[in-house]
Context: one part of a larger RNA
Molecule: large-subunit ribosomal RNA, domain VI
Organism: Bacilli bacterium
RNA sequence: CGUUGGGAAUUUGAGAGGAGCUGACCUUAGUACGAGAGGACCGGGUUGGACACACCUCUGGUGCACCAGUUGGGCUGCCAGGCCCAUAGCUGGGUAGCUACGUGUGGAUGGGAUAAACGCUGAAAGCAUCUAAGCGUGAAGCCCUCCUCAAGAUGAGAUUCCCCAUUCAUUAGAAGUAAGAUCCCUUGUAGACUACGAGGUUGAUAGGCCAGGUGUGGAAGUGCGGCGACGUAUGAAGCUGACUGGUACUAAUAGAUCGAGGA
Numbered sequence: 001c002g003u004u005g006g007g008a009a010u011u012u013g014a015g016a017g018g019a020g021c022u023g024a025c026c027u028u029a030g031u032a033c034g035a036g037a038g039g040a041c042c043g044g045g046u047u048g049g050a051c052a053c054a055c056c057u058c059u060g061g062u063g064c065a066c067c068a069g070u071u072g073g074g075c076u077g078c079c080a081g082g083c084c085c086a087u088a089g090c091u092g093g094g095u096a097g098c099u100a101c102g103u104g105u106g107g108a109u110g111g112g113a114u115a116a117a118c119g120c121u122g123a124a125a126g127c128a129u130c131u132a133a134g135c136g137u138g139a140a141g142c143c144c145u146c147c148u149c150a151a152g153a154u155g156a157g158a159u160u161c162c163c164c165a166u167u168c169a170u171u172a173g174a175a176g177u178a179a180g181a182u183c184c185c186u187u188g189u190a191g192a193c194u195a196c197g198a199g200g201u202u203g204a205u206a207g208g209c210c211a212g213g214u215g216u217g218g219a220a221g222u223g224c225g226g227c228g229a230c231g232u233a234u235g236a237a238g239c240u241g242a243c244u245g246g247u248a249c250u251a252a253u254a255g256a257u258c259g260a261g262g263a
Stems, first nucleotide, its partner, number of pairs: 001152001005163007015149004021049007033038001051106005059100004066093005071086006110144003117137004164262001166175003180258004184200005205251003208247005215239002221234005
C1' cells in the first nucleotide's frame, strides 16, 4: 500500500514445512515343522540405542556487583578493622538465569487409494483363463490422522463486539474528532535494532525499603583462657546479585500525534 467505512478480538485452512528409525529380552513354545540336529510365522509384554522437542524438580557445570579463606605489595598515622592492585591475584563453596552429563515426552493408532503379488466372477476362444467389461485382498512406501507456520489464499475468507453518519467545501477533496492506536515514560516471561509482552497514579511496571528464602559458614566489638600463634562465649552469628510475598518512599508527571463519514 492492498484486502471497498474505521477499529478490537477470536478463528477456518488453500498451501508449505517437520516427524517417519531400530535392537535385545520374556512369553506364546522347545509348540507347529523336522528322523534328528535344530526351530518358527501370527499375537502379547518388557527394556534399550540413536534422533527430535521441551524443561531445570533431581544429579552436575557455569555463575566477572554473593559468602568465606589466603600470599605479596600500596593506602587508611600505629594496633585492630578495612579498601585497592597483582589473570576475577589465587583457593573453597554457591542463588537466579543459561545449560547436559540431568529430567520428561515423541515415532503411535486408525482410515483411504495403491505397487509387486494373490484371488472372485468371466468371455473373446461351448474348454481354460485374476482381465478384455466388472469385483476384492494387499507394503516401513502414497494421501489423511500427529506437530509447526499459514487469508498478499490479490481467489486477500469467516465469526463476535465497539464507533458513528459531523463541519467546511461541494467536482476532486479537506478539517476537528469517535471507537481505537501511537509517540513519550517504567520495563521483561521479549529482544541486535525493530517487533512482542506487562504497566503508566483509578498504579505494584522498575528501583528502594520491609519480611522471607537461598548461599556462605560462626562477622565486628567486647569478655574469658593462653607467654604467644590462637581458641572460646556472646551467637547457626554476620553478610547475602538476579528468587518469593508485601509496601507508593523514588521514577512511570505533564503532554503531543494519528485515526471513519462508508465506490